[in-house]
RNA sequence: GGCCCGUUCGUCUAGCGGUCUAGGACAUCAGGUUCUCAACCUGAAGAUCACCGGUUCGAAUCCGGUACGGGCUA
Numbered sequence: 001g002g003c004c005c006g007u008u009c010g011u012c013u014a015g016c017g018g019u020c021u022a023g024g025a026c027a028u029c030a031g032g033u034u035c036u037c038a039a040c041c042u043g044a045a046g047a048u049c050a051c052c053g054g055u056u057c058g059a060a061u062c063c064g065g066u067a068c069g070g071g072c073u074a
Base pairs, nucleotide, nucleotide: 001073002072003071004070005069006068007067010026011025012024013023018057028044029043030042031041032040050066051065052064053063054062
């Protein structure tokens, strides 16, 4: 250099064109319980889906490019 794969809340992850406002677990915060802590229960906050453009009535999802990470290959 060429080809292929991946990138979604702080972390891990679901999603495969339209039903919700992107869901869940852990973590965080608040409250309950407890003499206290942990555990447990209830609730809250948290991602415009790596970035730019395109297709479409409609895109996290399809297409192109870029960036970063990984694999194969010369």